A computed fold for a 1403-nucleotide RNA from an uncultured bacterium, annotated as small-subunit ribosomal RNA.
Rfam family: Bacterial small subunit ribosomal RNA. Rfam links the family to the GO terms structural constituent of ribosome and ribosome.
The coordinates come from a structure-prediction model, not an experiment, and the mean pLDDT is 84.

RNA sequence: AGAGUUUGAUCCUGGCUCAGGAUGAACGCUGGCGGCGUGCUUAACACAUGCAAGUCGAACGGAGAUACCAUGUGAGCGGGAGAUGCUUGCAUCAAACAAUCUUUUGGUAUCUUAGUGGCGGACGGGUGAGUAACGCGUGGGUAACCUGCCUCAUACAGGGGGAUAACACUUAGAAAUAGGUGCUAAUACCGCAUAAGCGCACAGAGUCGCAUGACUCAGUGUGAAAAACUCCGGUGGUAUGAGAUGGACCCGCGUCUGAUUAGCUAGUUGGUGAGGUAACGGCUCACCAAGGCGACGAUCAGUAGCCGGCCUGAGAGGGUGAACGGCCACAUUGGGACUGAGACACGGCCCAAACUCCUACGGGAGGCAGCAGUGGGGAAUAUUGCACAAUGGGGGAAACCCUGAUGCAGCGACGCCGCGUGAGUGAAGAAGUAUUUCGGUAUGUAAAGCUCUAUCAACAGGGAAGAAGAAUGACGGUACCUGACUAAGAAGCCCCGGCUAACUACGUGCCAGCAGCCGCGGUAAUACGUAGGGGGCAAGCGUUAUCCGGAUUUACUGGGUGUAAAGGGAGCGUAGACGGUAUGGCAAGUCUGAAGUGAAAGGCCGGGGCUCAACCCCGGGACUGCUUUGGAAACUGUCAAACUAGAGUACAGGAGAGGUAAGUGGAAUUCCUAGUGUAGCGGUGAAAUGCGUAGAUAUUAGGAGGAACACCAGUGGCGAAGGCGGCUUACUGGAUUGUAACUGACGUUGAGGCUCGAAAGCGUGGGGAGCAAACAGGAUUAGAUACCCUGGUAGUCCACACUGUAAACGAUGGAUACUAGGUGUAGGAUGUAUUAAGCAUUCUGUGCCGCCGCUAACGCAUUAAGUAUCCCACCUGGGGAGUACGACCGCAAGGUUGAAACUCAAAGGAAUUGACGGGGGCCCGCACAAGCAGUGGAGUAUGUGGUUUAAUUCGAUGCAACGCGAAGAACCUUACCCAGGCUUGACAUCUAGGGAGCCUCUUAGAAAUAAGAGGGUGCUCUUCGGAGAACCCUAAGACAGGUGCUGCAUGGCUGUCGUCAGCUCGUGCCGUGAGGUGUUGGGUUAAGUCCCGCAACGAGCGCAACCCCUGUCCUUAGUUGCCAUCAGGUGAUGCUGGGCACUCUAAGGAGACCGCUUCGGUUAACGGAGAGGAAGGUGGGGACGACGUCAAGUCAUCAUGGCCCUUACGCCUGGGGCUACACACGUACUACAAUGGCGCAUACAAAGGGUAGCGAAGCCGCGAGGUGAAGCCAAUCUCAAAAAAUGCGUCCCAGUCCGGACAGGAGUCUGCAACUCGACUCCUCGAAGUCGGAAUCGCUAGUAAUUCUGGAUCAGCAUGCCAGGGUGAAUGCGUUCCCGGGCCUUGCACACACCGCCCGUCA
Repeated sequence: AGAGUUUGAUCCUGGCUCAGGAUGAACGCUGGCGGCGUGCUUAACACAUGCAAGUCGAACGGAGAUACCAUGUGAGCGGGAGAUGCUUGCAUCAAACAAUCUUUUGGUAUCUUAGUGGCGGACGGGUGAGUAACGCGUGGGUAACCUGCCUCAUACAGGGGGAUAACACUUAGAAAUAGGUGCUAAUACCGCAUAAGCGCACAGAGUCGCAUGACUCAGUGUGAAAAACUCCGGUGGUAUGAGAUGGACCCGCGUCUGAUUAGCUAGUUGGUGAGGUAACGGCUCACCAAGGCGACGAUCAGUAGCCGGCCUGAGAGGGUGAACGGCCACAUUGGGACUGAGACACGGCCCAAACUCCUACGGGAGGCAGCAGUGGGGAAUAUUGCACAAUGGGGGAAACCCUGAUGCAGCGACGCCGCGUGAGUGAAGAAGUAUUUCGGUAUGUAAAGCUCUAUCAACAGGGAAGAAGAAUGACGGUACCUGACUAAGAAGCCCCGGCUAACUACGUGCCAGCAGCCGCGGUAAUACGUAGGGGGCAAGCGUUAUCCGGAUUUACUGGGUGUAAAGGGAGCGUAGACGGUAUGGCAAGUCUGAAGUGAAAGGCCGGGGCUCAACCCCGGGACUGCUUUGGAAACUGUCAAACUAGAGUACAGGAGAGGUAAGUGGAAUUCCUAGUGUAGCGGUGAAAUGCGUAGAUAUUAGGAGGAACACCAGUGGCGAAGGCGGCUUACUGGAUUGUAACUGACGUUGAGGCUCGAAAGCGUGGGGAGCAAACAGGAUUAGAUACCCUGGUAGUCCACACUGUAAACGAUGGAUACUAGGUGUAGGAUGUAUUAAGCAUUCUGUGCCGCCGCUAACGCAUUAAGUAUCCCACCUGGGGAGUACGACCGCAAGGUUGAAACUCAAAGGAAUUGACGGGGGCCCGCACAAGCAGUGGAGUAUGUGGUUUAAUUCGAUGCAACGCGAAGAACCUUACCCAGGCUUGACAUCUAGGGAGCCUCUUAGAAAUAAGAGGGUGCUCUUCGGAGAACCCUAAGACAGGUGCUGCAUGGCUGUCGUCAGCUCGUGCCGUGAGGUGUUGGGUUAAGUCCCGCAACGAGCGCAACCCCUGUCCUUAGUUGCCAUCAGGUGAUGCUGGGCACUCUAAGGAGACCGCUUCGGUUAACGGAGAGGAAGGUGGGGACGACGUCAAGUCAUCAUGGCCCUUACGCCUGGGGCUACACACGUACUACAAUGGCGCAUACAAAGGGUAGCGAAGCCGCGAGGUGAAGCCAAUCUCAAAAAAUGCGUCCCAGUCCGGACAGGAGUCUGCAACUCGACUCCUCGAAGUCGGAAUCGCUAGUAAUUCUGGAUCAGCAUGCCAGGGUGAAUGCGUUCCCGGGCCUUGCACACACCGCCCGUCA
């Protein structure tokens, strides 16, 4: 920084889409570690449970606990004075004393604490519902205010009093709780005293302020204080002042969308007085006045917390307001106050409401938008964790207590940052996989292997700082360090048609699917799915959503409006915006200096700290703004006083369909009356309806009435536009020229507003000749609600009123200035002139051409679409739609204003090349016309369609398929059908083994085939063992084979336009470009053939010529050809000798070139006529086919990619079929007859073929043919007779002596075989047909027509095809028309190109 997409291509306009960055994200796939951040965007939905605000006993009276002392009681480890019994040393009882425990009372000390009291619960924490507001931001103000705790200063604390909770007793109640009686304390409460100073009231003086007013001084009156505790250090209390901090109120500016919301407001706006407040104030109240706000957007409606910042952007901007920080608001919803320094109070109170819970039904309790957590909603968002160690907060003198603030941990790849998943070496380029032209290539040094290392993770050991000074560490056995050990535990996601980096195979077959846009997929998909490979990013990668960017696509920076979207139909004019020359003042804008502020964080720059980074810390600068103040005065503004060049006025002229009203004129149409007159008139492409014998049309005279004004008349005039046309008069607007007297910027534009505004239409009343929507009739037509004709009503005309729109157009708003010319025309003026003409200059209009410049181009071009300034209007993709709704206007019709849903990827402008046109011009062709002969009717042949069939194999289908592939289907061919067989195969190559190959015969069978018998043993080399070539058999597998599909995958070949004259290139030039030029033009030609001209000059493929045949002559040659002369011979013949003159044969030459004459033409090309010549203007014919078109034809000639079949879709064999037959079409043959048929006789060719052949003579047969065998590999022999023709004869116009189909019989030939299904011969039979409807083909001269001959294919089979000669016409005025083609030009919304595109209705 751009790219894709409108077109056949181009330029432009214009929308859509993409590449970038970002996120509190979500979803899909995947997931190793750490650090730092971050995490309900939805239901301000409802909440179980726990915690989140307490603390002070150094304020107070109690209560309780513990310890000690004293005291009283009880129990009691022990202790045994003493007593009793007797067995005299044993048993039993037992006082004092007594460790220890319990307990009563008193005291002391320590601790706990419900209550009174103090301070704090107004902070901290949460949320964003409300709010469009002084709410927020920014800068000011308070002379209109308050401020607990804290700091400083001054002064003080004297002396009293009465209660009350707790407590005790008691009452009510389920409870919550409430009440009663009695007792008691205080730093709780209340008087009194004191008053330096303070408040208030009164009157006085001074200073200051913009002002209300403030400050100071002195005087009088009046009012209000206090609390104690103590370790004796202090702490606390009262009053006043000051400070600090925090708050309150007011003001300037800024702060979303909608006008389809235009009017709003009653305490509303102001005043006086009062009340209230910390304080000003309608804040509240009483009275008075009627104000206040609004197009600079009031009111109403919708949406929204605001900001520092964050994202994006080059910037200006746009979007956003999570986390962090400031402010505000809220605490289930609504309302209210109390307490207090501070609240109208998240974890206080009262009331109301909804909801939830408890209940004994009477009544009560509650508020997670605090931290966790639950349900719900949702695409979606975490633990009912640890600790007060740190930082901070509350209370306290302190110890200390409290603290879900906070510090940490947990969960989530949600984000940013960092690290790792190994490093080196390693070619047999392994295996595998993919692909392949089978050779290879890719994966790929990648792996394996070898050698190393240890970041993270895991194991073991050590182990912090964070703590100021003693103690105290939740985090945490964490960070970090060390050691040993193993390459082990650690890679995915998206994409690969273009945009956009990255390609192949298979599968699928407009299916499945993809897709951000263009678009891919219908059998060879780099776009679907999978695989291999590749590209990108990476612990992430994609998708979705949203924002900015690209988008200069709302354009301030930075766009437009003739034709792409877009100039209002026109004028007048309000607000507003903009505004001439010179001077002075001021300083609002402007410029400049200084000061204050612009919080911190963030961003930028420079440093520093965590190993780096993210992150954090420090410093700088920035924050483009606002405010205050000093200065400058050019410009804008404003004030003052001037000027005349803009503008206007005055005076004097001429021009004009400018407007309004009244009057008036002639021509014409129609009608009426009368006359003349008779059968038609009228109308059309042609007709008819219509009018007319009741007298039309025509014609003459008179009259009536309405409307419009011929000629003049002109891209002439006038008007703002719409518009204005006979003549006269009246009234009236504007422009213009001249003069330069007057005013002195009075100007320009103009949102709203007002006025005018074609035609049609509407209302009321007139008028109505002609014309004429609607309507009627007649035509046309498939229809004709049209075009044409005959009629005809509204309307058209007038007056008044309405409507308010048009392609109201120059598709071009108005004004001013500047910027080459040329040439017309209208109106004036000046000069000059030979004074009716002209010429020059100038002003105002109106046209054409044209430079610079502009424009996408077309074009515009002093009448700009150029260069500039000012103002207004309008545009922002196409459709929906100028539609709907709303509002306003209108009598109505309707007009003005004017959306959205949805839908498309275009819609569009200008120009280019083609194609096309029932557009134009020029030209050609058997294209028409003029002719000749046909086809279409008949019969037959043949091909096709259709039908049928086991099969009727396949292909060809307008011209350009249809006697076409097929130059020849009885078998074969043959591809089709039925039946029988084969499976390495009928055919090719390779391997192994065996054998020469081969020939004859038999049996079964339809044959293929199967079985068997017999004969026979080759060639080359040889070291004699054998080996080899060719051929055959057997076996296995690679493979063969396919007329199976795709001619829309192809090559090659062919048809066609068309033997039409075209199709292109190089360089140059023109154009932004596609393209143009050349190749167009004037002539000419069969021709882009040639000439001339020309921004073109040349060239190529085509045309022509060069090639072949033919027409004349010459030369050479002379057998198989020929025979003039000479000779010989025959019944006859070049038969023979001889000859090469002629014909001919086949080689080479000559000849024709508008060369010559004349005329025309540009002294040209060329054309007309003529001469000569065998031939005359490319002599005639052939071969030869430009660039391309038709996805034209052919996969069945051949070749070939891909797909398909493989005991069959291959191969062999027999039979059948391709030959069918209600029918339709094409192409031919034969005819319908006398220009003929038949019979007899007699002439004249050319070109070909022939050894598996042509086959003579002779003989036989009516004949097809048979027999025969001479000759001939051919200028020798043969097919071979040419026929039409000619002569003579006959038939006599008929279904015939025409015509020959069909049929009966008998034969011939070919062939293994003529049944299905051959050709021919003879006899007999003797159909349709008497010249052919609509329509249609061929042919311009040796042509049509007619007549025979030959050849290919081929055993046989020809009305077909190809070729040859014979006889041999008619017509062509001409290019209007039909068809096809060429060139130029024009239109075009077509480009698959008119067989196009496209509209409406219906489904």